Model confidence (mean pLDDT): 84 of 100. The part of an RNA shown here (large-subunit ribosomal RNA, domain VI) has 259 nucleotides and comes from Helicosporidium sp. ex Simulium jonesi. A source record names the gene rrn23. It matches the Rfam family "Bacterial large subunit ribosomal RNA".
Context: one part of a larger RNA
RNA sequence: CGUGGGAGUAUUGAGAGGAUUUUUUAAUAGUACGAGAGGACCUUAAAAAGCACACCUCUGGCGUACCAGUUUUUGUGCCAACAGAAAACGCUGGGUAACUAUGUGUGAAGUAAAUAACCGCUGAAAGCAUCUAAGUGGGAAGUUCACCUCAAGAUGAGUACUCCUAAAAAAUUUAGAGGCUCCGAAAAGAUUAACCGGUAAAUAGGUGUUAAGUUUAAAAUAAGUAAUUAUUGUAGCUGAGACAUACUAAUAAGCCAAA
Numbered sequence: 001c002g003u004g005g006g007a008g009u010a011u012u013g014a015g016a017g018g019a020u021u022u023u024u025u026a027a028u029a030g031u032a033c034g035a036g037a038g039g040a041c042c043u044u045a046a047a048a049a050g051c052a053c054a055c056c057u058c059u060g061g062c063g064u065a066c067c068a069g070u071u072u073u074u075g076u077g078c079c080a081a082c083a084g085a086a087a088a089c090g091c092u093g094g095g096u097a098a099c100u101a102u103g104u105g106u107g108a109a110g111u112a113a114a115u116a117a118c119c120g121c122u123g124a125a126a127g128c129a130u131c132u133a134a135g136u137g138g139g140a141a142g143u144u145c146a147c148c149u150c151a152a153g154a155u156g157a158g159u160a161c162u163c164c165u166a167a168a169a170a171a172u173u174u175a176g177a178g179g180c181u182c183c184g185a186a187a188a189g190a191u192u193a194a195c196c197g198g199u200a201a202a203u204a205g206g207u208g209u210u211a212a213g214u215u216u217a218a219a220a221u222a223a224g225u226a227a228u229u230a231u232u233g234u235a236g237c238u239g240a241g242a243c244a245u246a247c248u249a250a251u252a253a254g255c256c257a258a259a
Base pairs, nucleotide, nucleotide: 001153005164006163007162008161009160010159011158015150016149017148018147021049022048023047024046025045026044027043033038051107052106053105054104055103059101060100061099066094067093068092069091070090071086072085073084074083075082076081110145112144113143118138119137120136121135166174167173178256179255180254181253182198183197184196203249204248205247206245207244208243209242210241212238213237214236219232220231221230222229223228
């Protein structure tokens, strides 16, 4: 821009893409078959591998939010306690969220349809024969349907429901469903876009409580010559998660928009 007014929501599916894998074991059955050795078709079940998709409950990784320990050095006058720097975390031990695989879950369902090669039935031309000429069956990891995803620019532009289509007027102005700018953000993200929210509000921050992490803060008291240990005390600190709460900021305002 189009889809013969303008919007919102929900859909149909022409068409396109993906997937449709393999092995082993068990039952049938030591049956059919075979002198024996050996050893099935068919049918059914289970497991595994690879692959695909999703997720983070578990097991882990990462985790430069966080907690603790510790070395050197500088500073806060000193002790103690802290803070800065140590190659872009000084080193070490842990670790929530998020992300993630080696972790977890799920999936490849059909007694379907038409067929290929091929195998047939009936059967003439050609008194026979012949799967073929008329007619009629079987038959593949392949094709179609079935499964998953996208999909009406499918210009053949589809369908359903709901909302707005009013005044003036004479080719313009207002009103208007709805949308956008803007703002708070985010499971989204280069920008854009999509999603959520904007006071009639829990959208983000803050605050409070808390799951969780770290592991017993400082200080005081006590024991010990001291390093250190014990008690107050699962303490202190943190808390990307959860719940609550308008304290702060989503103010204010503008624009587009229909015969």